[in-house]
Context: one part of a larger RNA
RNA sequence: UGACGGGGGCCCGCACAAGCAGCGGAGCGUGUGGUUUAAUUCGAUGCAACACGAAAAACCUUACCAAGGCUUGACAUGUUGGAAGUAGUGACCUGAAAGGGAAGCGACCUGUUAAGUCAGGAGCCAUCACAGGUGCUGCAUGGCUGUCGUCAGCUCGUGCCGUGAGGUGUCGGGUUAAGUCCCUCAACGAGCGCAACCCUCGUUGCUAGUUAUAUUCUCUAGCGAGACUGCCCCGCAAAACGGGGAGGAAGGUGGGGAUGACGUCAAGUCAGCAUGGCCUUUAUGCCUUGGGCUACACACACGCUACAAUGGGUAGAACAGUAGGUCGCAAUGGCGCGAGCCGGAGCUAAUCCACAAAUCUAUCCCCAGUACAGAUUGCAGGCUGAAACCCGCCUGCAUGAAGCCGGAGUUGCUAGUAACCGCAUAUCAGCAUGUUGCGGUGAAUACGUUCUCGGGCCUUGUACA
Repeated sequence: UGACGGGGGCCCGCACAAGCAGCGGAGCGUGUGGUUUAAUUCGAUGCAACACGAAAAACCUUACCAAGGCUUGACAUGUUGGAAGUAGUGACCUGAAAGGGAAGCGACCUGUUAAGUCAGGAGCCAUCACAGGUGCUGCAUGGCUGUCGUCAGCUCGUGCCGUGAGGUGUCGGGUUAAGUCCCUCAACGAGCGCAACCCUCGUUGCUAGUUAUAUUCUCUAGCGAGACUGCCCCGCAAAACGGGGAGGAAGGUGGGGAUGACGUCAAGUCAGCAUGGCCUUUAUGCCUUGGGCUACACACACGCUACAAUGGGUAGAACAGUAGGUCGCAAUGGCGCGAGCCGGAGCUAAUCCACAAAUCUAUCCCCAGUACAGAUUGCAGGCUGAAACCCGCCUGCAUGAAGCCGGAGUUGCUAGUAACCGCAUAUCAGCAUGUUGCGGUGAAUACGUUCUCGGGCCUUGUACA
């Protein structure tokens, strides 16, 4: 100087407390461990791995396994040599395919010739350099990322103090979300952070108006205005600031986002990419078919659906926003109980397309393993796709399991939030309980900082560095 303390003081955070909804019990989905397996490819492992890489494993993907094949190779550049009915195409044979064999047809460019004549190029064959490797090392690395933490810190120049390591500044008194600001002070200044500048939502003015009956409103999209403790009162010796008020759509950082200092964890990633070294080269490379990544005594993690009457069924009525659409979205209409099918108006979209659902009204159910719940299984179908056996999604009929609110423990959340409700997108032929967004309905509670966890500042002890 740090680090640590079951030392002290001050302060903060959904950290506790106060509340609401959960998880932990059940069934199922997904991930992981373990076990199994020819293979169950690899990575991620306290917080900060476990619906994570993966924004889609039937084939492909695919890296794994089995079998069949290729060897200058699926791909790049160059060297040397060669064949010329060459390159290319390819009936047919073999084969699961890949691959192997192969009759026939049969070119291009430049110069040249009577001429597919000759020379060269491209291409082909062979040879050698090499290609290739999702092989190893993230403890050789770049780049990127997580985390402490959007925490308020981390430093420098000059000066001063100290033999020196170093200190001071950065401490102290107030204050703040903040090393934010004020006052004081052997310090005076400065930098990276904080804040502001950026985007967005809320109010309003102006300009424009594709769509549209209409652009007055609403809306769309551009440029402005507006909020600054600006005004008033009080408190603080003064200041910074704090409390209250007026006006205002909005008030003291207005809400949300983007933005992540010096550094820590030899944190993560050689499988996104790049890259040193090592290893491999008729194989650890490449192609193909099939299988596997989907196994299943079990354990954990994240979710979905429930256990019902604030509910379930039936009938009727209403109200969104984001986003997407031409190899696409697809109305009206017809068929089917339905998934869906036939057909195709309109739309390259503010123009066309997609029932929002919770909600409300009426009615049935009457507390039961039920008209709750829907797992599982059987049969019959639909869709995508060469192909749904391993291994997809959906529909109808039948079947109706566990489950009557969950031990110890544990998670999220402070307002348009939690909770509940649906909708959309990416990926995608098909496949969403996941992800990312969007709107609808819309709470409870916060006395407080003793305690738990994490963090900041000052101080103290130390046999630790």